[in-house]
Notes:
A computed fold for a 74-nucleotide RNA from archaeon CG10_big_fil_rev_8_21_14_0_10_43_11, annotated as transfer RNA. Rfam family: tRNA. Its mean pLDDT, the model's own confidence on a scale to 100, is 84.
RNA sequence: GGGCUCAUGGCGCAGUCUGGUAGCGCGCACGACUGAUAAUCGUGAGGUCCUGAGUUCAAAUCUCAGUGGGCCCA
Repeated sequence: GGGCUCAUGGCGCAGUCUGGUAGCGCGCACGACUGAUAAUCGUGAGGUCCUGAGUUCAAAUCUCAGUGGGCCCA
């Protein structure tokens, strides 16, 4: 220098191909249960989806540019 790939709550991931309310598990808070813990069950909070621009009635999703991580070639 060139190519591929990844980036989504505190953590690990799904959703992207096929645009239409942002989800799951763990964790966290509160409650139930218990003599009290743990386990279990219920409820809840927490994300402008890496950044910017574009297309569209509508973008996590499509397009372009950039940033960062990983892999490969030179």